The part of an RNA shown here (small-subunit ribosomal RNA, 5' domain) has 547 nucleotides and comes from a metagenome.
The coordinates come from a structure-prediction model, not an experiment, and the mean pLDDT is 83.
It matches the Rfam family "Bacterial small subunit ribosomal RNA". Its family is annotated with ribosome and structural constituent of ribosome in the Gene Ontology.
Context: one part of a larger RNA
RNA sequence: GAAUGAACGCUGACGGCGUGCUUAACACAUGCAAGUCGCACGAGAAAUCUUCAGCUUGCUGAAGAGAGUAAAGUGGCGCACGGGUGAGUAACGCGUGGGUAAUCUACCCUUGAAUCCGGGAUAACGUUGCGAAAGCGACGCUAAUACCGAAUGACAUCAAUAAGGCCUUGGUCUUUUUGAUCAAAGGUGGCCUCUAUAUAUAAGCUACUGUUUGAGGAUGAGCCCGCGUACCAUUAGCUAGUUGGUAGGGUAAUGGCCUACCAAGGCAACGAUGGUUAGCUGGUCUGAGAGGAUGAUCAGCCACACUGGAACUGACACACGGUCCAGACUCCUACGGGAGGCAGCAGUGAGGAAUUUUGCGCAAUGGGGGAAACCCUGACGCAGCAACGCCGCGUGAGUGAUGAAGGCUUUCGGGUCGUAAAGCUCUGUCAAGUGGGAAGAACACACAUAAGGUUAAUACCCUUAUGUACUGACGGUACCACUGAAGGAAGCACCGGCUAACUCCGUGCCAGCAGCCGCGGUAAUACGGGGGGUGCAAGCGUUAUUC
Numbered sequence: 001g002a003a004u005g006a007a008c009g010c011u012g013a014c015g016g017c018g019u020g021c022u023u024a025a026c027a028c029a030u031g032c033a034a035g036u037c038g039c040a041c042g043a044g045a046a047a048u049c050u051u052c053a054g055c056u057u058g059c060u061g062a063a064g065a066g067a068g069u070a071a072a073g074u075g076g077c078g079c080a081c082g083g084g085u086g087a088g089u090a091a092c093g094c095g096u097g098g099g100u101a102a103u104c105u106a107c108c109c110u111u112g113a114a115u116c117c118g119g120g121a122u123a124a125c126g127u128u129g130c131g132a133a134a135g136c137g138a139c140g141c142u143a144a145u146a147c148c149g150a151a152u153g154a155c156a157u158c159a160a161u162a163a164g165g166c167c168u169u170g171g172u173c174u175u176u177u178u179g180a181u182c183a184a185a186g187g188u189g190g191c192c193u194c195u196a197u198a199u200a201u202a203a204g205c206u207a208c209u210g211u212u213u214g215a216g217g218a219u220g221a222g223c224c225c226g227c228g229u230a231c232c233a234u235u236a237g238c239u240a241g242u243u244g245g246u247a248g249g250g251u252a253a254u255g256g257c258c259u260a261c262c263a264a265g266g267c268a269a270c271g272a273u274g275g276u277u278a279g280c281u282g283g284u285c286u287g288a289g290a291g292g293a294u295g296a297u298c299a300g301c302c303a304c305a306c307u308g309g310a311a312c313u314g315a316c317a318c319a320c321g322g323u324c325c326a327g328a329c330u331c332c333u334a335c336g337g338g339a340g341g342c343a344g345c346a347g348u349g350a351g352g353a354a355u356u357u358u359g360c361g362c363a364a365u366g367g368g369g370g371a372a373a374c375c376c377u378g379a380c381g382c383a384g385c386a387a388c389g390c391c392g393c394g395u396g397a398g399u400g401a402u403g404a405a406g407g408c409u410u411u412c413g414g415g416u417c418g419u420a421a422a423g424c425u426c427u428g429u430c431a432a433g434u435g436g437g438a439a440g441a442a443c444a445c446a447c448a449u450a451a452g453g454u455u456a457a458u459a460c461c462c463u464u465a466u467g468u469a470c471u472g473a474c475g476g477u478a479c480c481a482c483u484g485a486a487g488g489a490a491g492c493a494c495c496g497g498c499u500a501a502c503u504c505c506g507u508g509c510c511a512g513c514a515g516c517c518g519c520g521g522u523a524a525u526a527c528g529g530g531g532g533g534u535g536c537a538a539g540c541g542u543u544a545u546u547c
Stems, first nucleotide, its partner, number of pairs: 001547004006543005014392005019386002021351001026349003030346003035077003040074002048065007084304003093229008103221002108217008117149003125140006156181005162175005186209006195202003230276003237267003242264008279301004283294004306327005329340004357383001359382003365379001366377004396426004406417004430488001432483005440474001446468008491536005496517003502531005512519002
């Protein structure tokens, strides 16, 4: 000199864009943060209103609407994403470059084939029992795209068989035969061409969507390898599943990953083992660079979710707002037993020099569910607080010498603050008030028109195009115009040398200053105050840290 997620002191007009628990991975009150689908399924209220009946005149009953709505349940998909934190980890964890002939991949896209016949349950519900509660049973009824059985079945898998091409391990392609194993589910809309009833329906047809099974793609993931990746030798030897083989198990898959048997290996001064510290990277800061330091925000990867362990479900977890066990802590209890997990967003206590609102909205972008309308979304978009940072802008401009008054100083002549002020002439940024007032909105849906596809069809449905209408949290915000008005808006540090800037008074080795040298003991440009000056400026200094 530059820099910071900074803090402290003094001061503080406005705006834009960013950033904001670096400490206790300490404990958490309260609210919200993951739901959705009735076009999978059975069942299904109430308040209230209207009408009617009875009549004790304000009650009872019935019907309709509310409404096939709410809430609950079975089932499907999602909950493994998004969001947080950096405790652990010196490691194939990360970075980079490869391998997978050792592997998987829900939803999505392209393409082929199929979608047949049955069955028994169960929740909800009803009756009932136990319990303070959390909750748990017993009996009975019922549905499905829930569950199960059989059929059919290949280019799927496995085994056997024969041959060939390309080939680096269990690869791929073509042809031959046999055997074994494994599938499925419907829903919604429309129509009467065929069939049946006989005039409108379905067991029919059709459109869309789903289901099953192949092939390919895309995306995502698993595993393996080369190289790089902190300090200590005042850590020198470490290792029995240890190193390798055979056989088996396990996995989507290789492998001591696991087990049995056999062998005695494997690592290490090119630093094993042990210890300390630490998430890694793109980047960031500094520097001419080489390098050094660092890893906040943003992005990629990893790890974790009160502490430790375990599996279940599932395409994917050994799962932050799932389950089970153990532990610590907190809470409820009828003492028998139960409930909980903010390192999600706000917020509280504690710790600390120190870090924000228990805000608004799904309008946009993105995500989940749904055919869609739509619902959910503390992701996200916004607003609030904080000079915490960067940037911009203002606090006026011109003129004005009797060099006014006043302060300070003086050699008493004067000098200086100083064109500074006043005065005169202007301007109108910001702030204030009044009025107008956005872009961010594109869709989707609906309606209308047209074209194409499907079909028996001019129906329904699908696709495309055009037009109309609808949708804004921010926000009456940004911005614009007008009104009046110099009015409302400057401080902080320093002035001995380094280092830009000097005098007077007070003090008298005292009080004090100080980054280093040093200053102060009666003329202190170094302490304290005044005047003057210098530097930066809505900031200025100090402290801490890095180069």